Description
A computed fold for a 109-nucleotide RNA from a Chloroflexota bacterium, annotated as Glycine riboswitch aptamer.
RNA sequence: UAACAUACAACGAGAGAGAAUCAAUGGUUUGAUCGCCGAAGGGGCAAGGCAACACUGGCCGGCCAGGCAGGUUGCUGAAACUCUCAGGCAAAAGGAUCGUUGUACAGAC
Numbered sequence: 001u002a003a004c005a006u007a008c009a010a011c012g013a014g015a016g017a018g019a020a021u022c023a024a025u026g027g028u029u030u031g032a033u034c035g036c037c038g039a040a041g042g043g044g045c046a047a048g049g050c051a052a053c054a055c056u057g058g059c060c061g062g063c064c065a066g067g068c069a070g071g072u073u074g075c076u077g078a079a080a081c082u083c084u085c086a087g088g089c090a091a092a093a094g095g096a097u098c099g100u101u102g103u104a105c106a107g108a109c
Base pairs, nucleotide, nucleotide: 001108006104007103008102009101010100011099012098013097018034020033021032022031023030024029035089036088037087041085042083043082044081048076049075050074051073052072053071055070056069058068059067060066
């Protein structure tokens, strides 16, 4: 001391699904009953990788030792996929993600 990446902040954009029914309440809302949504958060998994086990007599090795491949088990393993716990189903709020700006930091020089 730039850029890229990452984290945070500000501004802008930002979907889906009952203004459901009953009861209580001055209102916000609370409880119950069904019906739904996926883009706060959270859970699950593929290929692959690692390790172990045992077998086949398949491949490499003239042959042995050994290695490779195949099988099983365990661990790891992504999402906008999936689950629907949480959250949500008029507006408002929230909202993954994207864009712009700023700050910080690693790295580099």

Notes: Its mean pLDDT, the model's own confidence on a scale to 100, is 78.